[in-house]
Context: one part of a larger RNA
Molecule: small-subunit ribosomal RNA, 3' major domain
Organism: uncultured bacterium
RNA sequence: UGACGGGGACCCGCACAAGCGGUGGAGCAUGUGGUUUAAUUCGAAGCAACGCGAAGAACCUUACCUGCCCCUGACAUCCGGAUGAAUAAGGGGUAAUGCCCUUAGCCCUCCGGGGCAUCCGAGACAGGUGGUGCGUGGUUGUCGUCAGCUCGUGUCGUGAGAUGUUGGGUUAAGUCCCGCAACGAGCGCAACCCCUAUCUUCAGUAGCUAGCAUUCAGGAUGGGAACUUUGGAGAGACUGCCCGGGACAACCGGGAGGAAGGCGGGGAUGACGUCAAAUCAUCAUGCUCCUUAUGGGCAGGGCUACACACGUGCUACAAUGGCGAAAACAGAGGGAAGCGAGCCGGUGACGGUAAGCAAACCCCAAAAACAUCGUCCCAGUUCGGACUGUAGUCUGCAACCCGACUACACGAAGCCGGAAUCGCUAGUAAUCGCGGAUCAGAAUGCCGCGGUGAAUACGUUCCCGGGUCU
Numbered sequence: 001u002g003a004c005g006g007g008g009a010c011c012c013g014c015a016c017a018a019g020c021g022g023u024g025g026a027g028c029a030u031g032u033g034g035u036u037u038a039a040u041u042c043g044a045a046g047c048a049a050c051g052c053g054a055a056g057a058a059c060c061u062u063a064c065c066u067g068c069c070c071c072u073g074a075c076a077u078c079c080g081g082a083u084g085a086a087u088a089a090g091g092g093g094u095a096a097u098g099c100c101c102u103u104a105g106c107c108c109u110c111c112g113g114g115g116c117a118u119c120c121g122a123g124a125c126a127g128g129u130g131g132u133g134c135g136u137g138g139u140u141g142u143c144g145u146c147a148g149c150u151c152g153u154g155u156c157g158u159g160a161g162a163u164g165u166u167g168g169g170u171u172a173a174g175u176c177c178c179g180c181a182a183c184g185a186g187c188g189c190a191a192c193c194c195c196u197a198u199c200u201u202c203a204g205u206a207g208c209u210a211g212c213a214u215u216c217a218g219g220a221u222g223g224g225a226a227c228u229u230u231g232g233a234g235a236g237a238c239u240g241c242c243c244g245g246g247a248c249a250a251c252c253g254g255g256a257g258g259a260a261g262g263c264g265g266g267g268a269u270g271a272c273g274u275c276a277a278a279u280c281a282u283c284a285u286g287c288u289c290c291u292u293a294u295g296g297g298c299a300g301g302g303c304u305a306c307a308c309a310c311g312u313g314c315u316a317c318a319a320u321g322g323c324g325a326a327a328a329c330a331g332a333g334g335g336a337a338g339c340g341a342g343c344c345g346g347u348g349a350c351g352g353u354a355a356g357c358a359a360a361c362c363c364c365a366a367a368a369a370c371a372u373c374g375u376c377c378c379a380g381u382u383c384g385g386a387c388u389g390u391a392g393u394c395u396g397c398a399a400c401c402c403g404a405c406u407a408c409a410c411g412a413a414g415c416c417g418g419a420a421u422c423g424c425u426a427g428u429a430a431u432c433g434c435g436g437a438u439c440a441g442a443a444u445g446c447c448g449c450g451g452u453g454a455a456u457a458c459g460u461u462c463c464c465g466g467g468u469c470u
Base pairs, nucleotide, nucleotide: 007470008469009468010467011466012465013464015460016459019424020423021422022421023420026315027314028313029312030311031310032309033308034306035305042053043052064301065300066299067298068297069296070295073125077124078123079121080120081119082118083117084116087104088103089102090101091100092099106115107114108113127290128289130288131287132286136284137283138279139278140277141275143273148187149186150185151184152183153182154163155162156161167178168177169176193267194266195265196264198235199234200233201232202231203230204229208224209223212222213221214220238261241255242254243253244252245251317417321376322375323374324373325372333364334363335362338357339356342353343352344351345350383414388409389408390407391406392405393404394403430452431451432450433449434448435447436446
């Protein structure tokens, strides 16, 4: 000077408390450990690994295993020679790559050749998801959006260093005020950026429809530019005004006006640094190792195994419910090898046909919970839906290993969960559905969107983490 203390003082955070809902018990999904296996590829490991890399493993992916095959190689540059091919279409053959056959098939030229491409040969080399993240770059997590971390000059100290940055107030904040051997400054804080909440103005189609007509009663049509809305430009919030407190300060409490009030709500933004934190498998890269193999190709298998253990989720255990009938109200997105209306067929998944739409036009698209009526009457049930059988649908070269969905049948555990433990302070929790990325197909995951919409916070003694002074 730091760090630490079951030392002290002060302060903060869903940290506790006050509440609401979960996890831990059940079934299933998914990740991990373990075990198994020819292989079950690799990485991630307290918080900060475990629905993580993976925004999607049937083949491919794929890195793993088994078998078969290739050797200047799937890919790059260089040398020599040959050729006009390469390539495209069709056929044969193999498990497959390789391979074989047929047809069509280069350009410029000063005629010396040159360009381009393929094949053959020789090696220099290629290649490696092999190793080392404790050799590295880049990127990322974390403490933590915590309020801190420093510098110049000056001053003090023999010096390490101190001061400034401490103190009194105040703040979300090293935020600001006052004081002070300090005076200033930088990186952070805040603001500038985006979305959202109100209004004005400009614009008016694919959107809208107040008033006026028409009408098949549908903004459908003529029209309209008001409203809604869309997207450009602006306004608006600043403790600006009033009262009180405070040191006449910073600021705090209350009030007015206002769509919004004291940072209005949300996002982006992550200081100096810490963890030899993570990543050599995104990529790049030093060193090292392999070089007829640790490289390359193909087929099949595996990554999907299963006495078990853990994490994260979904669905439930029911009456604030299940089922049936009829019937409302969103937002944000996506669509051309696409979204696909309508009609017809099918109990259904879906199929046939086919309009419209590169989309404020058309389509996906039905929002669901809610509200109404009926039924069930507390049961392992009209709860719950696992598992299994049969018959199917779709995608795809192909659903056996190993896809999703449909119909009928079957109808398990489960009656609210031990110790323990998690999230959340408002349009939040809880609950309800909708969309998107990836994607041929394949979400209970992820990323978004809106609907309905709470309870509680006395307080800081205690648990956890953090900040300042000592």